Context: one part of a larger RNA
RNA sequence: CUGGGCUUAAAGAGUUCGUAGGCGGCCAUGUAGGUCAGGUGUGAAAUUCCACAGUUUAGCUGUGGAACUGCGCUUGAAACCGCAUGGCUUGAGGAAGAUAGAGGUGAGCGGAACAGAUGGUGGAGUGGUGAAAUGUGUUGAUAUCAUCUGGAAUAUUGGUGGUGAAAGUGGCUCACUGGAUCUUUUCUGACGCUGAGGAACGAAAGCUAGGGUAGUGAAUGGGAUUAGAUAUCCCGGUAGUCCUAGCUGUAAAUGAUGAGCACUAGUCCGUGGGAAUUUUUAUAUUUUCUCGGACGUAGCGAAAGUGUUAAGUGCUCCGCCUGGGGAGUAUGGUUGCAAGGCUGAAACUC
Repeated sequence: CUGGGCUUAAAGAGUUCGUAGGCGGCCAUGUAGGUCAGGUGUGAAAUUCCACAGUUUAGCUGUGGAACUGCGCUUGAAACCGCAUGGCUUGAGGAAGAUAGAGGUGAGCGGAACAGAUGGUGGAGUGGUGAAAUGUGUUGAUAUCAUCUGGAAUAUUGGUGGUGAAAGUGGCUCACUGGAUCUUUUCUGACGCUGAGGAACGAAAGCUAGGGUAGUGAAUGGGAUUAGAUAUCCCGGUAGUCCUAGCUGUAAAUGAUGAGCACUAGUCCGUGGGAAUUUUUAUAUUUUCUCGGACGUAGCGAAAGUGUUAAGUGCUCCGCCUGGGGAGUAUGGUUGCAAGGCUGAAACUC
């Protein structure tokens, strides 16, 4: 290189946008770079192949032919690829009218619970566990009532429900704002798909600076348990968890399944639109589009399973894999405040 693969055996980048590149709808005309055909020149000889001949054969040698799959020039063909021009509307996008939504950012507000403070009632325990103890309480706890303060999270509704590219997203109101779907078929007229590098976003933990700290709680102290108990259980408790501005850039970042397009039996259910019919005017039935699920045929698959949301049948583009260990280590580079991240071997060994 050819070839084979990537749900679970090695292998889909966490996600999106997008540069170069690759690939790209329908019709017509032209061109002739690719492509195809003819002619011609060249493609040294030897070698190779075929035929014949020579030496008694063979090896070897000689003669003739073929081949040398290539390249140049030239004449032509015009289906396909390319290029140029003109047109089209189905892909893509815009417009108009509707709809649903925890999509995002910022600001304000609410109630329940919890903790604390002050005061009232009350008077001996409380708390905790398998059982206890540490803890807490006559300086009046626990319980209960009233008022105030504080921080964090938003019960029920709530759902194999919605929404977002993914991470994620859930009290209410307001402001700003992104995307999606349906209907009309009104406009543009291939404007598209993918995407090496690159850029942006990216849970939790962690880091820097400044705030905040109710609950919880790594570290840590005490009490139990135990042979011991650096665990489990209990009483405390710092960082953190929260906010603001930055950094980090990783996760079993999972559907362990890259993106896009087309095609290929059905059944049932949910979400959001549209249309038609009926009529008891509340809906029901039918149908259609989008999105999301449960089964299942063919097919596929080693099987489990998957099955119009494919892991089926095809096409385009990117990423990745090549026995286990050594090892995601060493080294170099790069990035970060650091912790680390990205890139990433070999010896040796089985």